[in-house]
RNA sequence: GGGGGCGUAGCUCAGUAGGUAGAGUAUUGGUUUGCGCUAACAGACCAAAGGUUGCAGGUUCGAGUCCUGCCGGCCCCA
Numbered sequence: 001g002g003g004g005g006c007g008u009a010g011c012u013c014a015g016u017a018g019g020u021a022g023a024g025u026a027u028u029g030g031u032u033u034g035c036g037c038u039a040a041c042a043g044a045c046c047a048a049a050g051g052u053u054g055c056a057g058g059u060u061c062g063a064g065u066c067c068u069g070c071c072g073g074c075c076c077c078a
Base pairs, nucleotide, nucleotide: 001077002076003075004074006072007071010025011024012023013022019061027048028047029046030045031044032043033042034041054070055069056068057067058066
């Protein structure tokens, strides 16, 4: 220098044919069980919070999804 694929919550990842974003885990809170009680701790259950979907444009009534450029890192070729 050329080609391919990737970037979504703190972390690991979904998101199907474009219809307005979720799961697990972690964090916080509550309930409950474990010791005679309380606290702490652990388990189970429930809830909350956490996203300008890497950045900037374009197409569209509507973009995580399609198009272009850039950035980051991965693989291959030279």

This is a predicted structure of a 78-nucleotide RNA (transfer RNA) from a marine sediment metagenome. It matches the Rfam family "tRNA". The family's RNA type in Rfam is transfer RNA.